Transfer RNA from an Elusimicrobiota bacterium, 72 nucleotides, folded computationally.
RNA sequence: GUCCCCAUAGCUCAAUGGAUAGAGUGUUGCCCUCCGAAGGCAGAGAUGGUGGUUCAAUUCCACCUGGGGACA
Numbered sequence: 001g002u003c004c005c006c007a008u009a010g011c012u013c014a015a016u017g018g019a020u021a022g023a024g025u026g027u028u029g030c031c032c033u034c035c036g037a038a039g040g041c042a043g044a045g046a047u048g049g050u051g052g053u054u055c056a057a058u059u060c061c062a063c064c065u066g067g068g069g070a071c072a
Stems, first nucleotide, its partner, number of pairs: 001071007010025004018055001027043005048064005
């Protein structure tokens, strides 16, 4: 330099172009308990950025950013 893949919650992962973007784990509060790091209930928490296509985009397209890989 060319090409390919990836980017969603603190972490690990889901989500046929369409309902309030879900789960595990973590975290916060409450309950329970002699105690809690066990058990129960509830809450907060995310689509890398800018445009485009579409009635509708996490999903499709372009570019940028970051990460990984192949070739040179």

Notes
The prediction has a mean pLDDT of 81. RNAcentral holds the sequence, with entries from ENA. Its Rfam family is "tRNA". Rfam classes the family as a transfer RNA.